[in-house]
């Protein structure tokens, strides 16, 4: 390479954006969509970093604060076909 068999997978999740709820916000849930993702599955004071600042604090600045929030930022952890 090629020919036979036989087996597995042949599915998942859901970025913007839009509508409803919830929240001071960031963002979240649920419908609707469907950019990407072989870990985009879990894991949020037990590692780092990013958002927001209701409340507090203020030299009243667009300022500082997380035990709030992000896993589709890096990160930890577990795992599925298929080959080998």
């Nucleotide at each position: 390479u090629u020919g036979a068999a036989a087996u597995u997978g042949g599915g998942g999740u859901a970025c913007a954006c839009c509508c409803a709820a919830g929240g001071a916000a960031a963002c979240u849930u649920g419908g609707g969509g469907c950019c990407a993702c072989a870990a985009a599955g879990c894991u949020a004071u037990a590692g780092g970093g990013g958002c927001u600042a209701a409340g507090g604090g203020g030299u009243u600045a667009u300022c500082c604060u997380a035990a709030g929030u992000c896993a589709g930022c890096c990160a930890g952890c577990u795992g599925c076909c298929a080959u080998u």
Molecule: c-di-GMP-I riboswitch aptamer
Organism: Falsibacillus pallidus